[in-house]
Predicted 3D model of a 97-nucleotide RNA (TPP riboswitch aptamer (THI element)) from an Ignavibacteria bacterium.
The model forms 100% of the base pairs in the Rfam consensus.
The coordinates come from a structure-prediction model, not an experiment, and the mean pLDDT is 77.
NCBI's taxonomy places the organism under Bacteria, Pseudomonadati, Ignavibacteriota, Ignavibacteria.
């Protein structure tokens, strides 16, 4: 010199379900379940080397009180960035020994 992780700084993208009380015209409200995050969280993820997140999918197997809970599906289609920084690792030029 570039690369990847990390850190800041601004901008962008995203999702927020089952369940059981309950209240019941309607909004509310407690809790239990998984998970980074279940509706504003003074948050939590992700931003092209992208599975954050939609789309297939009111699909499919296997669980659960229940649900994308799990897993496939997934080398499938889509999807939201620039900058500085100091240091570690890797690699490429030079010089020197």
């Nucleotide at each position: 010199g570039u690369a990847c992780a990390c850190c800041g700084u601004u901008a962008g993208a995203g999702g927020u379900g089952c369940c059981u009380c309950g209240a019941u015209a309607a909004c509310a409200g407690a809790g239990g379940c998984u998970g980074a995050g279940a509706u504003c969280a003074c948050a939590c993820u992700c931003u092209u080397g992208g599975a954050a997140c939609c789309u297939g999918a009111u699909a499919c197997a296997g669980a659960u009180a229940a649900u994308g809970c799990u897993g496939g599906c997934g080398a499938a289609g889509g999807a939201a960035a620039a900058c500085g920084g100091a240091u570690c690792u890797a690699c490429c030029u030079u010089u020197c020994u």